[in-house]
Context: one part of a larger RNA
RNA sequence: CACCGCCCGUCACGCCACGGAAGUCAGUCUUCCCGGAAGCCCUCGGGCUAACCGCAAGGGGGUAGAGGACGAUGGGAAGGCUGGCAACUGGGGCGAAGUCGUAACAAGGUAGCCGUAGGGGAACCUGCGGCUGGAUCACCUCCUU
Numbered sequence: 001c002a003c004c005g006c007c008c009g010u011c012a013c014g015c016c017a018c019g020g021a022a023g024u025c026a027g028u029c030u031u032c033c034c035g036g037a038a039g040c041c042c043u044c045g046g047g048c049u050a051a052c053c054g055c056a057a058g059g060g061g062g063u064a065g066a067g068g069a070c071g072a073u074g075g076g077a078a079g080g081c082u083g084g085c086a087a088c089u090g091g092g093g094c095g096a097a098g099u100c101g102u103a104a105c106a107a108g109g110u111a112g113c114c115g116u117a118g119g120g121g122a123a124c125c126u127g128c129g130g131c132u133g134g135a136u137c138a139c140c141u142c143c144u145u
Stems, first nucleotide, its partner, number of pairs: 003108001005105001008101002011098001013095004018090003023085012039070001041068004047063003052059002111132009
């Protein structure tokens, strides 16, 4: 490169990160349940048994063993927290020459904008209230010449 300008949103395509999400997997913590090794403790101890008692029989003591309480790894359930993945879904960012329109910028061709409500492929449209950061015309006040 100056209106043959600028510019808005939907849609389409590609890439990127993020949010939601039935669920799924893993880690961790808590509680409860199942289970119950070793070991200590408790009870029994008819089997076994050197020291003690006894002349002896036997007793006492000890012990194998049996039962019980506690009890680790392990298994199960529920809950909390953390993380991974996830059909699908939501917008966002970016990307020379895609689609539809033309909302805004000059009174942008219905002035614009703000709030709110309703509506609409989309930019948006309409109602109500507000602002001038509106052009034009007229009048009033003030200032300068």

Annotation:
The part of an RNA shown here (small-subunit ribosomal RNA, 3' minor domain) has 145 nucleotides and comes from Candidatus Calescibacterium sp. The sequence was found in a public genome assembly. The prediction has a mean pLDDT of 83. NCBI's taxonomy places the organism under Bacteria, Bacteria candidate phyla, Candidatus Calescibacteriota, Candidatus Calescibacteriaceae, Candidatus Calescibacterium.